[in-house]
RNA sequence: GAGCGAGAAUCGCCGAAUCCGACAAGCUCUAGUCGGUACGGGGGACGCAACACCCUGGGGUGAAUCCAUUUUUUUGGAGGGGCUACCUUUCAGCCCUAACCCGUCAACUAACCUCGGAGGCGCACUAGAAAGGGGCC
Numbered sequence: 001g002a003g004c005g006a007g008a009a010u011c012g013c014c015g016a017a018u019c020c021g022a023c024a025a026g027c028u029c030u031a032g033u034c035g036g037u038a039c040g041g042g043g044g045a046c047g048c049a050a051c052a053c054c055c056u057g058g059g060g061u062g063a064a065u066c067c068a069u070u071u072u073u074u075u076g077g078a079g080g081g082g083c084u085a086c087c088u089u090u091c092a093g094c095c096c097u098a099a100c101c102c103g104u105c106a107a108c109u110a111a112c113c114u115c116g117g118a119g120g121c122g123c124a125c126u127a128g129a130a131a132g133g134g135g136c137c
Stems, first nucleotide, its partner, number of pairs: 011122004019036005039116005057105001058102004065078004079097006086133006
């Protein structure tokens, strides 16, 4: 110097998932407990809607559904979602379309009740273009 790989900090991304305080620990290391909090979710009247019965139960978080097809779990499409480094929109490009929970129960819903406030990932001077804004010098 080159190549390959790993890790840390900064920075960035998905997501509601950020921030603060007290206690504990108390050489270092480690990062526990409790209370709040930005933000986010669920349940829950009147009124409205609803003829009755049978079969298939039904519902929630989430972008993660639907239609074909298949070598039977593969491929394609529509719809939906994310990223491209100040922001928004458009263009272009690249990706994702899972998982989990409630337990026969739930439309909306004022009062009211209740829950979450995690986890995961990426780049190495990159980090596209246009328009409209914004910021700094």
Predicted 3D model of a 137-nucleotide RNA (c-di-AMP riboswitch aptamer (ydaO/yuaA leader)) from Ferroacidibacillus organovorans. Its mean pLDDT, the model's own confidence on a scale to 100, is 76. Rfam family: c-di-AMP riboswitch aptamer (ydaO/yuaA leader). The literature on the family includes a 2004 paper in Proc Natl Acad Sci U S A by Barrick et al., "New RNA motifs suggest an expanded scope for riboswitches in bacterial genetic control". About the family: This family represents a conserved RNA structure found upstream of the ydaO and yuaA genes in Bacillus subtilis and related genes in other bacteria. The ydaO/yuaA element is thought to act as a genetic 'off' switch for the ydaO and yuaA genes in its native state. It is believed that the element may be triggered during osmotic shock leading to activation of ydaO, a predicted amino acid transporter gene, and members of the yuaA-yubG operon which code for KtrA and KtrB K+ transporters. Gene Ontology terms of the family: cyclic-di-AMP binding and regulation of gene expression.